[in-house]
RNA sequence: GCGAUAGUAGCUCAGUCGGUAGAGUGAAAGCUUCCCAAGCUUUAGGUCGCGAGUUCGAACCUCGUCUAUCGCU
Numbered sequence: 001g002c003g004a005u006a007g008u009a010g011c012u013c014a015g016u017c018g019g020u021a022g023a024g025u026g027a028a029a030g031c032u033u034c035c036c037a038a039g040c041u042u043u044a045g046g047u048c049g050c051g052a053g054u055u056c057g058a059a060c061c062u063c064g065u066c067u068a069u070c071g072c073u
Base pairs, nucleotide, nucleotide: 001072002071003070004069005068006067007066010025011024012023013022019056027043028042029041030040031039049065050064051063052062053061
């Protein structure tokens, strides 16, 4: 220098076909218990790596760019 894959909640990941973004775990509060643990319920937490474009509408399509891993030279 070229190519491939990945980037989404604090963490691990889904969302594969464009239609208001979810799970597990963790956090906070509550219930239960004499207390703790365990269990149950609720809540908060996201400019979907970044910037543009297409579209009525983009995590998803197009272009550029950044980071990480792998391969080629």
Predicted 3D model of a 73-nucleotide RNA (transfer RNA) from a Bacteroidales bacterium. The RNAcentral record of the sequence draws on ENA. Its Rfam family is "tRNA". The family's RNA type in Rfam is transfer RNA.